[in-house]
RNA sequence: GCGGGGGUAGCUCAGCGGAAGAGCGCCUGCCUUCCAAGCAGGGGGCCACGGGUUCGAAUCCCGUUCCCCGCUCCA
Numbered sequence: 001g002c003g004g005g006g007g008u009a010g011c012u013c014a015g016c017g018g019a020a021g022a023g024c025g026c027c028u029g030c031c032u033u034c035c036a037a038g039c040a041g042g043g044g045g046c047c048a049c050g051g052g053u054u055c056g057a058a059u060c061c062c063g064u065u066c067c068c069c070g071c072u073c074c075a
Base pairs, nucleotide, nucleotide: 001071002070003069004068005067006066007065010024011023012022013021018055026042027041028040029039030038048064049063050062051061052060
């Protein structure tokens, strides 16, 4: 340099045009002498960044950036 995959909640990941969810974690309550476990509820994300298409974009297109894998060139 080329090709492919990926960046979504604190973490691991879903969601592939009608606008964001799960598990774990966190907070509160119940339970318990206390803790853990269990049960109930709750907060938290302008979807890596900038443009474009569209009535409507996390999702499609272009560019940038970061991570992973493979190939190639130079030293």

Predicted 3D model of a 75-nucleotide RNA (transfer RNA) from a Chloroflexota bacterium.
Lineage of the source: Bacteria > Bacillati > Chloroflexota.
Rfam family: tRNA. It is annotated as a transfer RNA.